RNA sequence: CUUGAAAAAGGCAUACUCAUUGUGAAAUGAGGACGCAAAGCUAUGGGUCUUUGAUGAAGAUCGCCAAGCUACCAAGA
Numbered sequence: 001c002u003u004g005a006a007a008a009a010g011g012c013a014u015a016c017u018c019a020u021u022g023u024g025a026a027a028u029g030a031g032g033a034c035g036c037a038a039a040g041c042u043a044u045g046g047g048u049c050u051u052u053g054a055u056g057a058a059g060a061u062c063g064c065c066a067a068g069c070u071a072c073c074a075a076g077a
Stems, first nucleotide, its partner, number of pairs: 001076004011036002016031006034063001040069003044066003047061006
C1' cells in the first nucleotide's frame, strides 16, 4: 500500500418499547438486536424527509449513495 473478516481481541446497535427534547423530520438516555470490516468522524456533493400555500430559506438523515480524514487483526507485495 492492497485485499479480506476465516481466526482472535473487541466495537457499533436496525425494528420495537419507555422517558425526555423539538412545530416536525428526528435526536438523547435506558432496554433490545436486524445486521455491519469501518454501521468510526465530517452534512462536502447527490438523494430522501421536515417546516413553509409555493419558490426561496432553514433544519433532519452518515445504518441511502459517493467523497474526504482516521483505524484493530490477518494475509500478500
c-di-GMP-I-GGC riboswitch aptamer from Candidatus Frackibacter sp. WG13, 77 nucleotides, folded computationally. Lineage of the source: Bacteria > Bacillota > Clostridia > Halanaerobiales > Candidatus Frackibacter. Its mean pLDDT, the model's own confidence on a scale to 100, is 83. Rfam family: c-di-GMP-I-GGC riboswitch aptamer. Gene Ontology term of the family: cyclic-di-GMP binding.